Transfer RNA from a Candidatus Woesearchaeota archaeon, 84 nucleotides, folded computationally. NCBI's taxonomy places the organism under Archaea, Nanobdellati, Candidatus Woesearchaeota. The coordinates come from a structure-prediction model, not an experiment, and the mean pLDDT is 81. Its Rfam family is "tRNA". It is annotated as a transfer RNA. The sequence is in RNAcentral, with records from ENA.
[in-house]
RNA sequence: GCCGCGGUGGCACAACCUGGUACUGCGCGAGAUUGCUAAUCUCGUGACCUUCGGGUUUUGUGGGUUCAAAUCCCACCCGCGGCG
Numbered sequence: 001g002c003c004g005c006g007g008u009g010g011c012a013c014a015a016c017c018u019g020g021u022a023c024u025g026c027g028c029g030a031g032a033u034u035g036c037u038a039a040u041c042u043c044g045u046g047a048c049c050u051u052c053g054g055g056u057u058u059u060g061u062g063g064g065u066u067c068a069a070a071u072c073c074c075a076c077c078c079g080c081g082g083c084g
Base pairs, nucleotide, nucleotide: 001083002082003081004080005079006078007077010026011025012024020067027045028044029043030042031041032040046057047056048055049054060076061075062074063073064072
């Protein structure tokens, strides 16, 4: 240099082909249970701001297409593997 695969909330992953509410688990918060813990169960939980009504923002980075992009297109960055 070329080819392939990958990068998603605090962590691990799904969603991508076929564009339309970011899934699930862990973790975290609250509650139930218990003499108290652990375990288990229920509810909540991306981030920031908030007058608590809501608002803004978010899938490696930047741009493009589209009413709408994690998903499609282009360029770039990083990781792994292969070729040279």